Context: one part of a larger RNA
Parts: sequence; C1' cells; structure tokens
RNA sequence: CCCUUGUUAAGGAACUCGGCAAAACAGCGACCGUAACUUCGGGAUAAGGUCCGCCAGCCCUCUGGGCUGGUCACAGCAAAAGAUGCCUGGCGACUGUUUAUCAAAAACACAGCUCUCUGCUAACCCGUAAGGGGACGUAUAGGGGGUGACGCCUGACCAGUGCCGGAACGUUAACGGGAGAGGUGCAAGCCAAUCCCCGAAGCGCCGGUGAACGUCAGCGAUAACUAUAAUCGUUCUAAGGUAGCGAAAUUCCUUGUCGGCUAAUUACCGACCCGCAUGAAAGGCGUAACGACUGGGCAACUGUCUCAACAAGGGUCCCG
Repeated sequence: CCCUUGUUAAGGAACUCGGCAAAACAGCGACCGUAACUUCGGGAUAAGGUCCGCCAGCCCUCUGGGCUGGUCACAGCAAAAGAUGCCUGGCGACUGUUUAUCAAAAACACAGCUCUCUGCUAACCCGUAAGGGGACGUAUAGGGGGUGACGCCUGACCAGUGCCGGAACGUUAACGGGAGAGGUGCAAGCCAAUCCCCGAAGCGCCGGUGAACGUCAGCGAUAACUAUAAUCGUUCUAAGGUAGCGAAAUUCCUUGUCGGCUAAUUACCGACCCGCAUGAAAGGCGUAACGACUGGGCAACUGUCUCAACAAGGGUCCCG
C1' cells in the first nucleotide's frame, strides 16, 4: 500500500451524475390508533404511540386470559433469521416474459377491444407428392393484422395506394370463323404475308371502404389607448388537426415566462400556449392497485463527506 471487517469528537449528504455504499428503522407478538384517494376489494403492518422479565394473591367463559401487589437490572420481543418511512411526478393497468455469458426495462406478453379471412375436402401452415397439422374442431369455431385492464372517448379527408363490389362499355393472348396478295403444283390441292370478326382474367372505367397504407394548408386586413383578432378577403387542397393534452420520454430558440420549493435550483412541481416538429386503437386523455423501472422533495440515519484516525484478520514486500 491492497482486501475483508470493527470503532470514532463536532457536524450530518456539505460527498456524488445520483445517499452509490454504509448506517439507521427492531420487525406478520399484544393493545391503541391509522389520511388523501379508491375500481369500495383496497390503500394498511399506512403513519404514529404504548407494552413485554421474575414472584405472589385474586377473578374469569380455565391448553388460556385479566386485575392487583411485590421484586432485580442501565437494559426483560428474540438462539438465529427477521421492514426505513412519508410527500409528489413520468411510464407501463396488474401476476408474468426477455438479450444462457455487460441491458429485466417504459421492451415482449397479457385478459379486454376491434378489423379481416374461413361453410368444412374450411381458411391458413409444412411437404415435389402421398400425406400431416388446423381438428377427430365447425363461425360462441379456427387463421391473420392492430390495439392493450378499467373510465370518458376515438374527429375530417376515398384525390393517390391497397382491398371489396360492378351480367354494361373500352383494351386484350391463344384457339376458332371469314377474306386472301403471293408461292408451288398438270390438276385436285397445299403453304401463306396481311386484314376483318369472335375472344378470359387483368388493366381501363363506375362505385364503396380508415380500429386499410396514409394525409389532416398559406397569405393579407380588421374592434373608439395600445395590444389582440370573434370577423373579412384571397389562393390552393381529397380534406385542412375536432375533443383532449401541451417547453411534454415530444420544445430547436430555451436556463421560454409566471408561481411554488431552496440562503442559492439549466433540476422538480403547478400554470401559460408562441405545439421548430402533440393528437385520437403506430390509439387520445385520465386512473385506484401494482413495479429489484425512472425524476424531484422531506424525516430518520450515518466515515458518503469536512478530514481523516485507530484497531483486527488476510495479502503485497523482505529474510529464512
């Protein structure tokens, strides 16, 4: 010096990205007592407070419980093991699942919701096939896509793309029908350019469809202070973003502005809305409970720190 461990005056997070680590809380025993919120189940052991040995007597509903008195210690839960708590945001409802070997999460899954395909030799999947799965099931079933408990909801656009429908029409291959230049042959005939008719799906065309892929404007002016613009004009569009939410896991400018918290805060919370570039099942906004998730604050507690010291054991190092 390193590792493991123990103790520490005063202070008590000043450490640090961050209370990481450590300390502390003394613990599903008894009694008392417990808030907001809530899906009325919870939250909850919430929080917080008191008690606990031994001896004797008495009482009772007598494997036990209670009351009274006495007694010892600084200290009576305990052999060990055996919760820190509170306030407030974000995300995900939840229990689960995952990168065997740096990631456990807000990712995946999930019940629930929804769209779509499938009438059974089902759709779909594996296989060249036979065959098998689906299923010894039958639309309250099975496959696929999306969303993700629950509550309130889920706006506009069908122009493009996709899908679905459409006994007409246009286009359209082979086959078939007709005409047939020309070639060849004595002839019958054969070959044959070209043209016309007929002719399926597809495409065109017509329509539907968003919990299909997707998309959801610009400029100028205007109110009796100013400012702002309910309002007006104009251009373009398939239609111009509704309800909500909003400096957000989204905000560039930005440490936006105001309020709260602090002695002091680019953080955090509440507002505002000028949304660079929110927005409704790539769901929107809420939400009790839950979380080895993540942000902020408080109490308690501490060698994390001010600032280091000492001790124990084991190493390193030296000698043998």